[in-house]
RNA sequence: UUCUUAUCAAGAGCGGGGGAGGGACCGGCCCAAUGAACCCCAACAACCAGCAUUGGAAACUGUGUAUGGUGUUAAUUCCGGCAGAAUUAUUCUGGGAGAUAAGAA
Numbered sequence: 001u002u003c004u005u006a007u008c009a010a011g012a013g014c015g016g017g018g019g020a021g022g023g024a025c026c027g028g029c030c031c032a033a034u035g036a037a038c039c040c041c042a043a044c045a046a047c048c049a050g051c052a053u054u055g056g057a058a059a060c061u062g063u064g065u066a067u068g069g070u071g072u073u074a075a076u077u078c079c080g081g082c083a084g085a086a087u088u089a090u091u092c093u094g095g096g097a098g099a100u101a102a103g104a105a
Base pairs, nucleotide, nucleotide: 001105002104003103004102005101006100007099008098013041015040016039017038021031022030023029025081026080027079028078042073043072044071046070047069048068049067050065051064052063053062055060077097082094083093084092085091086090
């Protein structure tokens, strides 16, 4: 980097550094000098591993733990972007695209 599977309606600082942008892309609509991105500390707890423990002959399974590997910390993935249904400046459902983890090549 590509493919597959799963999840995406919860949760997370009035800290330090930094200085103008950011919310993937496009259209909206938002956040931002009452300081953006990014880095550190802190926090949250989703996947995998570890440890403890329940059930079980075992395979396996449930619960807990922040210990490790990632991850995350405005707004439903902020909403829509294609299709269908209901019916009519709307609502719902399913896709597409995206993000994260694990496995494989």